[in-house]
C1' cells in the first nucleotide's frame, strides 16, 4: 500500500428507499404491589442512525469521500 466487512437510544439490537421524526431488550426515572428490599405490574424519558457530500419526489437503507475498529493480503 490494496481488498473486504462493520459503526443505529447509556448498553445490546431490528430495520435492506415512503407503512417509521425509528422497534424491542435491558439499564434509568415515576407509580402500584410488598413491613422494608429483591422481583413482579403499569407507565415515563431516552438515537435526527460515525461525520460531510451526492442520488431521489421521498435516504437509517443507494453512491462517493473522510473519521474509528475488526480481518484478509503484500
Nucleotide at each position: 500500500g490494496c481488498c473486504g466487512c462493520c459503526a443505529u437510544c447509556g448498553u445490546c439490537u431490528a430495520g435492506u428507499g415512503g407503512c417509521c421524526c425509528a422497534g424491542g431488550a435491558u439499564a434509568c426515572c415515576u407509580g402500584g404491589u410488598u413491613c422494608u428490599c429483591a422481583u413482579c405490574c403499569a407507565g415515563g424519558a431516552g438515537a435526527u442512525c460515525g461525520g460531510g457530500a451526492g442520488u431521489u419526489c421521498a435516504a437509517a437503507u443507494c453512491u462517493c469521500c473522510c473519521u474509528g475498529g475488526c480481518g484478509g493480503c503484500a

The prediction has a mean pLDDT of 82. Transfer RNA from Candidatus Roizmanbacteria bacterium RIFCSPHIGHO2_12_FULL_33_9, 74 nucleotides, folded computationally. The RNAcentral record of the sequence draws on ENA. It matches the Rfam family "tRNA". Its family is annotated with triplet codon-amino acid adaptor activity in the Gene Ontology.